A computed fold for an 85-nucleotide RNA from a Syntrophomonadaceae bacterium, annotated as c-di-GMP-I riboswitch aptamer. NCBI's taxonomy places the organism under Bacteria, Bacillati, Bacillota, Eubacteriales, Syntrophomonadaceae. It was read from a public genome assembly, where an Rfam model found it.

[in-house]
RNA sequence: UUUCCGCCAGGGCAAACUUACUGAAAAGUAAGGACGCAAAGCUAUGGGUCUAAAGCGGUACAGCUAGGACUGCCAGGCUGCCGGA
Numbered sequence: 001u002u003u004c005c006g007c008c009a010g011g012g013c014a015a016a017c018u019u020a021c022u023g024a025a026a027a028g029u030a031a032g033g034a035c036g037c038a039a040a041g042c043u044a045u046g047g048g049u050c051u052a053a054a055g056c057g058g059u060a061c062a063g064c065u066a067g068g069a070c071u072g073c074c075a076g077g078c079u080g081c082c083g084g085a
Stems, first nucleotide, its partner, number of pairs: 003085004012037002017032006035072001041078003045075003048070003055064002
C1' cells in the first nucleotide's frame, strides 16, 4: 500500500417521538432523545419507493405526471479510524 475478516480499545452516527422553522406535500434543518448501525461518511449514477403545487383531465369527486423528495430501501462510485490475517 492492497484485499479479506472483525469491533477489543478509543470513539463516531442517531430511528421513532417532541418542539421550532422551511415547504403545496413528501420531506428537510436545528435542539432534545436513542431504535439501531462496521461505513447509518459523501454521492441522486441505476433500480425502487413517497409526494402532486403547477400542468393535463374531468365536472365539481376521483385520476395521470417529477422538474420535488428518500443514501437508515437495494446496489454502484468516492473516501475513512482501530485491530487481526